[in-house]
RNA sequence: AGAGUUUGAUCCUGGCUCAGAACGAACGCUGGCGGCGUGCCUAACACAUGCAAGUCGAACGGGGAUGGGGAGCUUGCUUCCUAUUCUAGUGGCGCACGGGUGAGUAACGCGUAGAUAAUCUGCCUGACGAUCUGGGAUAACACUUCGAAAGGGGUGCUAAUACCGGAUAAGCCCACGGAGUCUUUGGACUUUGCGGGAAAAGGGGGGGACCUUCGGGCCUUCUGUCGUCAGAUGAGUCUGCGUACCAUUAGCUAGUUGGUAGGGUAAAGGCCUACCAAGGCUACGAUGGUUAGCUGGUCUGAGAGGAUGAUCAGCCACACUGGAACUGAGACACGGUCCAGACUCCUACGGGAGGCAGCAGUGGGGAAUUUUGCGCAAUGGGCGAAAGCCUGACGCAGCAACGCCGCGUGAGUGAUGAAGGCUUUCGGGUCGUAAAGCUCUGUCGAGGGGAAAGAAGUGUAUUGUGGUUAAUACGUGUAGGGUUUGCGGUACCCAUAAAGGAAGCACCGGCUAACUCCGUGCCAGCAGCCGCGGUAAUACGGGGGGUGCAAGCGUUGUUCGGAAUUAUUGGGCGUAAAGCGCGUGUAGGCGGUUUGUUAAGUCUGGUGUGAAAGCCCUGGGCUCAACCUGGGAAGUGCAUUGGAUACUGGCAAACUUGAGUACGGGAGAGGAUAGUGGAAUUUCGAGUGUAGGGGUGAAAUCCGUAGAUAUUCGAAGGAACACCGGUGGCGAAGGCGGCUAUCUGGACCGAUACUGACGCUGAGGCGCGAAAGCGUGGGGAGCAAACAGGAUUAGAUACCCUGGUAGUCCACGCCCUAAACGAUGUCAACUGGUUGUUGGGUCUUUACUGACUCAGUAACGAAGCUAACGCGUGAAGUUGACCGCCUGGGGAGUACGGCCGCAAGGUUGAAACUCAAAGGAAUUGACGGGGACCCGCACAAGCGGUGGAUGAUGUGGUUUAAUUCGAUGCAACGCGAAAAACCUUACCCACCUUUGACAUGUACGGAACCCUUUAGAGAUAGAGGGGUGCUCGAAAGAGAGCCGUAACACAGGUGCUGCAUGGCUGUCGUCAGCUCGUGUCGUGAGAUGUUGGGUUAAGUCCCGCAACGAGCGCAACCCUUGUCAUUAGUUGCUACAUUUAGUUGGGCACUCUAAUGAGACUGCCGGUGACAAACCGGAGGAAGGUGGGGAUGACGUCAAGUCCUCAUGGCCCUUAUAGGUGGGGCUACACACGUCAUACAAUGGCUGGUACAAAGGGUUGCCAACCCGCGAGGGGGAGCUAAUCCCAUAAAGCCAGUCGUAGUCCGGAUCGUAGUCUGCAACUCGACUACGUGAAGUCGGAAUCGCUAGUAAUCGCGGAUCAGCAUGCCGCGGUGAAUACGUUCUCGGGGUUUGUACACACCGCCCGUC
Repeated sequence: AGAGUUUGAUCCUGGCUCAGAACGAACGCUGGCGGCGUGCCUAACACAUGCAAGUCGAACGGGGAUGGGGAGCUUGCUUCCUAUUCUAGUGGCGCACGGGUGAGUAACGCGUAGAUAAUCUGCCUGACGAUCUGGGAUAACACUUCGAAAGGGGUGCUAAUACCGGAUAAGCCCACGGAGUCUUUGGACUUUGCGGGAAAAGGGGGGGACCUUCGGGCCUUCUGUCGUCAGAUGAGUCUGCGUACCAUUAGCUAGUUGGUAGGGUAAAGGCCUACCAAGGCUACGAUGGUUAGCUGGUCUGAGAGGAUGAUCAGCCACACUGGAACUGAGACACGGUCCAGACUCCUACGGGAGGCAGCAGUGGGGAAUUUUGCGCAAUGGGCGAAAGCCUGACGCAGCAACGCCGCGUGAGUGAUGAAGGCUUUCGGGUCGUAAAGCUCUGUCGAGGGGAAAGAAGUGUAUUGUGGUUAAUACGUGUAGGGUUUGCGGUACCCAUAAAGGAAGCACCGGCUAACUCCGUGCCAGCAGCCGCGGUAAUACGGGGGGUGCAAGCGUUGUUCGGAAUUAUUGGGCGUAAAGCGCGUGUAGGCGGUUUGUUAAGUCUGGUGUGAAAGCCCUGGGCUCAACCUGGGAAGUGCAUUGGAUACUGGCAAACUUGAGUACGGGAGAGGAUAGUGGAAUUUCGAGUGUAGGGGUGAAAUCCGUAGAUAUUCGAAGGAACACCGGUGGCGAAGGCGGCUAUCUGGACCGAUACUGACGCUGAGGCGCGAAAGCGUGGGGAGCAAACAGGAUUAGAUACCCUGGUAGUCCACGCCCUAAACGAUGUCAACUGGUUGUUGGGUCUUUACUGACUCAGUAACGAAGCUAACGCGUGAAGUUGACCGCCUGGGGAGUACGGCCGCAAGGUUGAAACUCAAAGGAAUUGACGGGGACCCGCACAAGCGGUGGAUGAUGUGGUUUAAUUCGAUGCAACGCGAAAAACCUUACCCACCUUUGACAUGUACGGAACCCUUUAGAGAUAGAGGGGUGCUCGAAAGAGAGCCGUAACACAGGUGCUGCAUGGCUGUCGUCAGCUCGUGUCGUGAGAUGUUGGGUUAAGUCCCGCAACGAGCGCAACCCUUGUCAUUAGUUGCUACAUUUAGUUGGGCACUCUAAUGAGACUGCCGGUGACAAACCGGAGGAAGGUGGGGAUGACGUCAAGUCCUCAUGGCCCUUAUAGGUGGGGCUACACACGUCAUACAAUGGCUGGUACAAAGGGUUGCCAACCCGCGAGGGGGAGCUAAUCCCAUAAAGCCAGUCGUAGUCCGGAUCGUAGUCUGCAACUCGACUACGUGAAGUCGGAAUCGCUAGUAAUCGCGGAUCAGCAUGCCGCGGUGAAUACGUUCUCGGGGUUUGUACACACCGCCCGUC
């Protein structure tokens, strides 16, 4: 210090979430030791039991116990004295401290600074002065009595430092006077005169003289008591300032505010009472409500702040709940009293007792918080002269990882990198020097031994010594000496043994350090946010490994931080949330120039205070640290007191520039009222006139022969004001438009004079405020919600049409809202320009010519600003003043409450709950029944088809044992399949095999192989026979190859996943596009280039241009075809000769063949064009603008297709999902669709004759001649491994004949019979032939397909596959058209622009109803 999350991506706005620190915590897992801290946050809920406040005999009378002594005698009793000690009672002091809790309290309660001239203060300290003299009671005790008890009553005796008189009065108090000082003029202090008033208590120790009633007096000492003054300490009261939230709490108050008099208090005061007055508080928040003890501090934060108020410390309040006083120096009293209440307990039922928010402890509540411990040794407190007693304050111990701090759980060495786990590409890697092993150490713990500091005192046996005193006594000071221990035999120290007893928790997708395997399969689960999981999950669960922290680690909760996300420091409001609809103006805030004064703000110095602790700095002590402790600093504050006087404020005086007034002008739909004008619509009357009118996309409702519409004249009535008219004018906004008059507001310009800061803004308040709406009364031509009818439509409560009522208009009164918008509050100052226009002025000019200036209103733009868009002297720039408003989306401008309103409704204005976004601007795409441009057999113009029939074929569906599987819009459907009778074959049935039909490895045997035969449907099983190769070697033998047997590794799978993949393919599309480098622009995504002007088939080329270049595509290079040349002529061709015949000779000119070249490039001419690219026309040429055709398919899209071509990850099967055989099926058939074939005929059918191709194939082959058969074909055998031979007659065409519009001499399905061929085999299920049979069909609905030239159409020929089987597919040639005006429309595509809330991208998104 930031990060994640809105988007395809970007910038911004904005919320949500995380990383940090902390805790009186709780929960989960785990747990070795010590030190120091901390420990009911909930029920101020109820409490059993014990303890928490007593002490003094040196105040008093009495009583008891023990020891000693005496007396009496009843010798164990009574009594006296004395010493020690205990004590109920009277009395004194304390119990108001200490300890607990936070209920109440929003308050002088607390904090801070003051005041007390308005006060008190026991014990303590100092000073001064006293302590005299009397009196009567009472408890205890005794007797008696009531009561269950708690507790009382009566009679009698007695003491005091208990109680009450009197005296005295240095001080003191009160009243009335005099003087002085200070003063806030209220008073205070000092001094003085006179009068009045109020005190006391004794006790202990010791003692030489003197006195004595022998008790003592007296002396001395200590202590107590009284009075006064002062101090110290503590307390009371008052005041300034600060101190939570709600305005959906706006008014509150009768002792209320003040005065006078009195009372009361320690003390001012309505604190209380009487009387008088009518005040007091409040928007600077009264009153009311809710919540809360306050502070030093604590946590967090860079700070400012925010949150908090456990432990420690200060203050306050409370003590079962409420009230009250008494005593006292002090209380309205936690362990006191009285009353009332609730609750609990005792009871003899009549009455009584009690108060843990003291320490322990119990129940209860709760997520949750300890022992019914030890001790007064220390510190502190109460009493006492003291010893001492009391002290759950306190000191310690116990429990709890609750927190902080420290220590340990070992250290070194150790590679066969052990075993084992995990993983693996099987090579290895990793846990890992980790372990084992070897060598050491000994903290903590365990057992043993030693052993502190914390204690200084008080008191006192005793020994000295000083002062007091008459004194050597008492008492006191001082020095020595002994005596006091809770923690605790604790801390600490020593030696011994032994690595022995001591590690977990969370996490590992990103944020965020840390990765793999298996399981699971949108299941189980995870999750702080984003989000993981639907068969290869680094996100679930487990294992291994790793990371982080560590006696802890995580989770949950809470607070601050990050969050500049409430913004004082430090935010915003044109479009993201946010400027009130507009003005006027109150309070408030802010305010021009000069001088003087003041010193409130401001600045500076001093003083006081800001408790201690804490934080910070610096020393010290526990081995360190935590912790404890000394000193310092700080405490940003408040008060007070000096000084400064620039600025702000106050006061005084002045000024003119802000503001205003007067004067002179011109402009204007500014407002109100009254009057008036013409055009038009409608209605009414009359005339002319006749069949329609009106309305619409098209119609209909509607009007019209009872005379409409049209037209002419007249009349009525209401509303609105064409042209001018204009990003022109006026107004604060809403808004304002014929003309005239009256009344009236504001602005602008000009020049002088005057006032002299009079100003700006403006919470509340007040006024105005479009349209619609409401009330009352008018008015009503047109228009027109509602409503009616007609259309449209699936419906149409709409859009369109015909009607039509409120309303629109006027007057008066309400309503008070709008996208009331410039989505931009008002005012002021400053900051480059250009152009138009409105109003006025100055100068100038022949000239509304030009220049300048003020005030408006528009356009463009510099700097600057902005997230961008944009704004830009009329700011959204740079500043100042004031107001309003915002703080994620939804819920919701809703609910409740208040106010306003006749109502409708308006205004103010939440929460629960829910989401992780909602949003702004811009970018790239995609899309649009958006725009403009261009292209394509896309439409149009044509030709021929499909859709109807029959058949073929494929698909769907159905059926089936099986009808194997895949392909499904274009881009599946004569597709994979360029050949399903068996095989193919993957499917079904049946029968068989299990290392396997196939591969590699091991062992053994055998050459391989061939023949015969049995069973069986066959696979298969069995029997018999023949046979012995090749290489090396002398031989034995070995090796290669093949076959068989055995067992194991393994084979095998057309099983699944094309959504795990490679490869291949389709498609957009042979469309013209798709990108990159550098530069430039932009915060950025991106843009530019690639856009623009032309042009092209083309991102083809040219020009221009912040772009310059380049790549993949286009084109070209390749093949073929069209022309020519050269070369070469066999099997080709052949002019010459020859022949039946290119048959033969000769030849290679021609055709042809097949190799190499030429040729075409907008090259030439004219025109157009921008002197371009290019286009148009022409010449020449075989061919002309890419000559025709083909191959060639950019970046990418469709999770397109294919795991059944092949390859391949993962999963699955392994006597079966593998393998073999026979048979069946893929060929089924109510039906639907696609693609084709043949037709429906005369441009034709049939019969006869006759002509002309190209390209292919052929030895398991093509098969000639010839013979047979009507024919399919058979026989036959020549030739040919092919420019040689064969397939092989091309057909349409042409020439004749016939048929005559008919289901035919068209058409050929179907069926019957007889055959041919292939093949092991044509039943399911082949093709063909002959004869016979002769179905549908007479040109095909909606719809739809192909084709732009050697094309469509039509005609035949060949090939692949193949034993056989083509109407399919792939090729070949023959004959050979029509049409294209054109781009409005349909479909598809390209670039461009625009809108978008789409980005899975319109098959999107999304709203409402049910």